The RNA shown here (transfer RNA) has 73 nucleotides and comes from a Promethearchaeota archaeon. It matches the Rfam family "tRNA". The family's RNA type in Rfam is transfer RNA. Rfam links the family to the GO term triplet codon-amino acid adaptor activity. Taxonomically the source falls in Promethearchaeota (Archaea, Promethearchaeati).

RNA sequence: GGGGAAGUCGUCUAGUGGCUAGGAUGAUGGGCUCCAGACCCAUUGAUCAGGGGUUCAAGUCCCCUCUUCCCCA
Numbered sequence: 001g002g003g004g005a006a007g008u009c010g011u012c013u014a015g016u017g018g019c020u021a022g023g024a025u026g027a028u029g030g031g032c033u034c035c036a037g038a039c040c041c042a043u044u045g046a047u048c049a050g051g052g053g054u055u056c057a058a059g060u061c062c063c064c065u066c067u068u069c070c071c072c073a
Stems, first nucleotide, its partner, number of pairs: 001072007010025004018056001026044006049065005
């Protein structure tokens, strides 16, 4: 230099153009317990990497940029 994949709550992850963006884990509070762990209940969480475009409607489709990884040279 060329080609490809990925980026979503603190972490991991789901998401067929129409969801209040879901789940697990974590955190906080409560229950249980002599205490803790495990277990149960509740609460708390994301401007979906950044920008632009298409569309009535974009996390999802298109373009550019950034970051990480893989392949070729």